RNA sequence: UUCUUAUCAAGAGAGGUGGAGGGACUGGCCCUUUGAAACCUCGGCAACGGGUUCUGAUGUGAAUACCGUGCCAAUUCCAAUCAGGUGAAAGCCUGAAAGAUGAGAG
Repeated sequence: UUCUUAUCAAGAGAGGUGGAGGGACUGGCCCUUUGAAACCUCGGCAACGGGUUCUGAUGUGAAUACCGUGCCAAUUCCAAUCAGGUGAAAGCCUGAAAGAUGAGAG
């Protein structure tokens, strides 16, 4: 980097360095000098994979942050593009697509 697959309405921040951006892209809207990104320390959330324990019909279910990741403003912040439905219209609903994360494969 590509493919497959599961999930995405819940949850969880302080300090230090730093010094102007950030929320993927585009538009909107928002966060930010009452300090952005990034890095470090400590803390927390969460059951995706592993481990352990319980259950057990051997299918599974439950518990637990011990290990590997992940995450800690706003629904993936909202929308866009395509398809379907609905509506007089504005618009609304659903799915796909896109994106993020885990696991597996090349």
The RNA shown here (SAM riboswitch aptamer (S box leader)) has 106 nucleotides and comes from Pontibacillus salipaludis. The prediction has a mean pLDDT of 82. Lineage of the source: Bacteria > Bacillati > Caryophanales > Bacillaceae > Pontibacillus. It matches the Rfam family "SAM riboswitch aptamer (S box leader)". Its family is annotated with regulation of gene expression in the Gene Ontology.